The prediction has a mean pLDDT of 85. Predicted 3D model of an 86-nucleotide RNA (c-di-GMP-I-GGC riboswitch aptamer) from a Desulfobacterales bacterium. The model forms 95% of the base pairs in the Rfam consensus.

RNA sequence: CCAGAUAAAGCCAAACCUCGAGUAAUCGGGGGACGGAAAACUGCGGGUCCGGCGGGUUAAGAAGCCGGAUAGCCGGGUUACCUUGG
Numbered sequence: 001c002c003a004g005a006u007a008a009a010g011c012c013a014a015a016c017c018u019c020g021a022g023u024a025a026u027c028g029g030g031g032g033a034c035g036g037a038a039a040a041c042u043g044c045g046g047g048u049c050c051g052g053c054g055g056g057u058u059a060a061g062a063a064g065c066c067g068g069a070u071a072g073c074c075g076g077g078u079u080a081c082c083u084u085g086g
Stems, first nucleotide, its partner, number of pairs: 001086002003083002011036002016031006034072001040078003044075003047070007
């Protein structure tokens, strides 16, 4: 450096419940474990989601723009525990 085991030391914690924050997506604390070898950090690229604008009609909408969310959707970047192994 690569790889990741029926190993070891540990770590994180989905759904759901609960308390709180937010218009919302969603987030934080506690309980709880579906899972995870980066489920650590980072909105850099793509995706998805939310809010606003927009557009326009009989009515509803699409493109587009702005702001936000998601790192446990994928990719990139940064850092890191262990060792049956190469």